[in-house]
RNA sequence: GCUGGAGUAGUUUAGAGGUAAAACAAUGCUUUCGUAAAGCAUCGAUGUGAGUUCGAUUCUCACCUCCAGCU
Numbered sequence: 001g002c003u004g005g006a007g008u009a010g011u012u013u014a015g016a017g018g019u020a021a022a023a024c025a026a027u028g029c030u031u032u033c034g035u036a037a038a039g040c041a042u043c044g045a046u047g048u049g050a051g052u053u054c055g056a057u058u059c060u061c062a063c064c065u066c067c068a069g070c071u
Stems, first nucleotide, its partner, number of pairs: 001070007010024004018054001026042005047063005
C1' cells in the first nucleotide's frame, strides 16, 4: 500500500428498517444478630460525520480505532 472483518451499558453478547434486549457488574430495598447467598427494583449504551428513507443500531459513503490476510 491492497483486501476482508469488528466497533451497541463498566464487561461479554443479541438485535439486520418501526419503543434497543439479556447475563454479569454497580446502586437501593427485603431477608439475617451480622456477612455471604437468594428475591425484587433502579441506573446505564448504538465509534464520528454525511447520504437514502415518513422513519436508520440496521442500507450507502467517508473518516477514526482494533483484528486478520496479501504484498
This is a predicted structure of a 71-nucleotide RNA (transfer RNA) from a Patescibacteria group bacterium. Its mean pLDDT, the model's own confidence on a scale to 100, is 82. The source organism's lineage runs through Bacteria and Bacteria candidate phyla. Rfam family: tRNA. By type it is a transfer RNA. Rfam links the family to the GO term triplet codon-amino acid adaptor activity.